RNA sequence: GUAGGCGGCCAGACGAUCGCCGCGUUCGUCCAAGUAAUUGGACGACGGGGAGGAAAGUCCGAACUCCGCAGGGUAGUGCGCCGGGUAAUGCCCGGUCAGGGUGACCUGAAGGAAAGUGGCACAGAAAACAUACCGCCACGAUUGUGUAACCCUCUGGGUGCACGUUGUGGUAAGGGUGAAAAGGUGCGGUAAGAGCGCACCGCGUUUACCGUAAGGUAAAUGGCAGGCUAAACCCCGCACGGAGCAAGACCAAAUAGGGAAGCGUUUUAGGAUGACCCGUCCAAAGCUUCCGGGUAGGUUGCUUGAUCCUGUCAGCAAUGACUGGGCUAGAGGAAUGAUCGUCACCAAGACUUAGUUGCGUAAGUGAUUAGGACUAGGUACAGAAUUCGGCUUAUGGCAAACCUGCGACG
RNA sequence: GGGCCGCUAGCUCAGCUGGGAGAGCGCCGCGUUCGCAACGCGGAGGUCGUGGGUUCGAGUCCCAUGCGGUCCACCA
Numbered sequence: 001g002u003a004g005g006c007g008g009c010c011a012g013a014c015g016a017u018c019g020c021c022g023c024g025u026u027c028g029u030c031c032a033a034g035u036a037a038u039u040g041g042a043c044g045a046c047g048g049g050g051a052g053g054a055a056a057g058u059c060c061g062a063a064c065u066c067c068g069c070a071g072g073g074u075a076g077u078g079c080g081c082c083g084g085g086u087a088a089u090g091c092c093c094g095g096u097c098a099g100g101g102u103g104a105c106c107u108g109a110a111g112g113a114a115a116g117u118g119g120c121a122c123a124g125a126a127a128a129c130a131u132a133c134c135g136c137c138a139c140g141a142u143u144g145u146g147u148a149a150c151c152c153u154c155u156g157g158g159u160g161c162a163c164g165u166u167g168u169g170g171u172a173a174g175g176g177u178g179a180a181a182a183g184g185u186g187c188g189g190u191a192a193g194a195g196c197g198c199a200c201c202g203c204g205u206u207u208a209c210c211g212u213a214a215g216g217u218a219a220a221u222g223g224c225a226g227g228c229u230a231a232a233c234c235c236c237g238c239a240c241g242g243a244g245c246a247a248g249a250c251c252a253a254a255u256a257g258g259g260a261a262g263c264g265u266u267u268u269a270g271g272a273u274g275a276c277c278c279g280u281c282c283a284a285a286g287c288u289u290c291c292g293g294g295u296a297g298g299u300u301g302c303u304u305g306a307u308c309c310u311g312u313c314a315g316c317a318a319u320g321a322c323u324g325g326g327c328u329a330g331a332g333g334a335a336u337g338a339u340c341g342u343c344a345c346c347a348a349g350a351c352u353u354a355g356u357u358g359c360g361u362a363a364g365u366g367a368u369u370a371g372g373a374c375u376a377g378g379u380a381c382a383g384a385a386u387u388c389g390g391c392u393u394a395u396g397g398c399a400a401a402c403c404u405g406c407g408a409c410g
Numbered sequence: 411g412g413g414c415c416g417c418u419a420g421c422u423c424a425g426c427u428g429g430g431a432g433a434g435c436g437c438c439g440c441g442u443u444c445g446c447a448a449c450g451c452g453g454a455g456g457u458c459g460u461g462g463g464u465u466c467g468a469g470u471c472c473c474a475u476g477c478g479g480u481c482c483a484c485c486a
Base pairs, nucleotide, nucleotide: 001406002405003404004403005402008398009397010396012343013342014341015340016339017338018337020050021049023047024046025045027044028043029042030041031040032039033038052381056392057391059390060389061388062387063386064244065243066242067241071278072277073276074275076240077239078238079237080236081095082094083093084092085091096110097108098107099106100105111235112234116233117232118229119228120227133175134174135171136170137169138168139167140166141165142164144163145162146161147160149159150158151157152156183201184200185199186198187197188196202224203222204221205220206219207218208217209216210215248300249299250298251297258291259290260289261288262287263286270282271281272280293485294484295483307326308325309324311322312321313320314319344379345378346377348375349374351372352371353370354369355368356367357366358365359364411482412481413480414479415478416477417476420435421434422433423432429466437453438452439451440450441449459475460474461473462472463471
């Protein structure tokens, strides 16, 4: 210098004017209630506050609230290496193993395939308690072909041999198929071969040591012992009652407690927000669903909280403990905005200065790099809706710290 | 705010427990006809919304994401 890795920070800045939404007040005006003190409301004044890192997706985990406390079984859903953190998690941190990368580093739904079931299309002999298409080897048959050896009764025949064909058996080295072929390579061995034997590698088991553990290292031993797939069914372990602030509580207003269907009115139907059963509770005659009717108002839940900031300590870290300080939107069709000025940044246009270069004899003209001032424009993603902790996704910029690879120079 | 579905050819939709991407209408060409329609024959046309993963192999299984649709108030 270049190409990367990893972590961090900000969310245009300042000023003026005009607005919007809450809150507060020894404030002002008006209205209402009350004998009054006073209380409440409207408007105004003043003071102070007013979106985010993702407020998003609603993917996980909780708080909180209700459901006649949720006991048992079946079903279902989710998770799944080890240790730690946390209110909790599928999140985070540290490690192990596997995979990728030259490396810094990154990624991983990472239990079980020897409980069982299923699948592995096409191709191929065979797709899984193996098998044998070609090939290799041994033995046998042969009305096939050849024969330079041997025999005979010699235009021929027989024996033998070679090749071919065929049968039985042995093989799994080699060929070929496939994503995948029953440990790999080499040497020996054999009729040919084969973990059949041996060496190395891989794998399994045992022991020792290290580690809390996942696991690692070493030695011995086994001749290899059964492929892949569980984001196929499934098995094992763990967890899970359901619904969600449109939860729920209180007040007010209005209407036809209307109609239909189903079940039941004898032992019991039905209900208790779970898919079903049992149990438990409610219910002594109705219950469920649909259609129809009415209101679409107010208060609360509603923001002090697993909260934020600084410092110290513990810990590799996530995080925790302690000290001090702060209060930081609470609206409910939904406010947080607009205009102007200066500055910052972005990209565009034409102008101009300087450099390089092409064409041209020259004047000049084209391309490109850097700078200057001007013009009109723009300022990423996006916006709270009960509240938190995470994840994921969208997105503009800043700084340069640390680390890695490559190239050049010293 | 919360719950639940869908996305496959130009349009409407199939695709069952993973191995060939399909049907109807539409489109193009030829035939038939004096010409058109209808009819007959043939043909083209696909990022299976997007990205990633599992698997030998994904429209199908899993994860993330984009777009679209739909349903949820209270009273008696």

Two RNAs folded together computationally: RNase P RNA and transfer RNA, 486 nucleotides in total. It holds a member of the Rfam family "Bacterial RNase P class A". The family's RNA type in Rfam is ribozyme. From the family's description: Ribonuclease P (RNase P) is a ubiquitous endoribonuclease, found in archaea, bacteria and eukarya as well as chloroplasts and mitochondria.